[in-house]
A computed fold for a 106-nucleotide RNA from Luteimonas gilva, annotated as Glycine riboswitch aptamer. Its mean pLDDT, the model's own confidence on a scale to 100, is 82. Of the family's consensus pairs, 85% are formed in the model. NCBI's taxonomy places the organism under Bacteria, Pseudomonadati, Pseudomonadota, Lysobacterales, Luteimonas.
RNA sequence: UGCACACACUCUGGAGAGACCGGUUCAAUCCGGCGCCGAAGGGGCAAGCAACGCGAUCCUCCCCCCGCGUUGCCAAACUCUCAGGCAAAAGGACAGAGGGGCGCCU
Numbered sequence: 001u002g003c004a005c006a007c008a009c010u011c012u013g014g015a016g017a018g019a020c021c022g023g024u025u026c027a028a029u030c031c032g033g034c035g036c037c038g039a040a041g042g043g044g045c046a047a048g049c050a051a052c053g054c055g056a057u058c059c060u061c062c063c064c065c066c067g068c069g070u071u072g073c074c075a076a077a078c079u080c081u082c083a084g085g086c087a088a089a090a091g092g093a094c095a096g097a098g099g100g101g102c103g104c105c106u
Stems, first nucleotide, its partner, number of pairs: 001103003009098005018034001020033004035086003041082001042080003048073008
């Protein structure tokens, strides 16, 4: 200086919702109960595309175009709330920055 920046790593920022009630009960864990959140992770769906079937059109027929149905593929910060979470800490989608790798030159 160029390429590659997929992934991982480091630093910084990073929301939401009960320090809920009971069990001799700060927190956490365990048991029971009620109420909530969405941004670890996970599930679901659109248009569209494809295949198949039916209909319509045409008409000697088939195909294309068109309509309908079935199946498959198909996105999210949407949605579900399984998981996770509801003081702080930790975690945290995502964003910014950094260097790690390879080549060339000095």